[in-house]
Notes: Model confidence (mean pLDDT): 87 of 100. FMN riboswitch aptamer (RFN element) from Luteimicrobium xylanilyticum, 138 nucleotides, folded computationally.

RNA sequence: ACGUGCUCCGGGGUCGGUGUAAUUCCGAACCGGCGGUGACAGUCCGCGACCCGCUCCGUCAUCUUUCGAGGUGGCGCAGCGGUUGACCUGGUGGAACUCCAGGACCGACGGUGAAAGUCCGGAUGGGAGGCAGUGCGU
Repeated sequence: ACGUGCUCCGGGGUCGGUGUAAUUCCGAACCGGCGGUGACAGUCCGCGACCCGCUCCGUCAUCUUUCGAGGUGGCGCAGCGGUUGACCUGGUGGAACUCCAGGACCGACGGUGAAAGUCCGGAUGGGAGGCAGUGCGU
């Protein structure tokens, strides 16, 4: 240095007004996972999570049975696939949709006397990954 285990780390954000009722409307704010990218990214490329589907394996229930096993449904793990929002202009420079200036835009699902990126919930979860530690092997 590479590979492979284990441990640890690994998501942020609100006030006011109106109103019977809204942190959901109106006004003004605030927030931005991970890896990559000749120069630093919520909006470029890719990944993760959420959602959907298929397959393998395990298990539970149920039906059938020639008692070998097969069908259907549920749950769990893994793999694969699908889906998955948003940026322009000028400047600097060798190089920037990543920096500076200006103006924009985006944000899953369920819930909630009123419609949610910011409240509550799945989540003390999961996870891309980590110039964190440690064991083993080459």
Taxonomically the source falls in Luteimicrobium (Bacteria, Bacillati, Actinomycetota, Actinomycetes).
Rfam family: FMN riboswitch aptamer (RFN element). Its family is annotated with FMN binding in the Gene Ontology.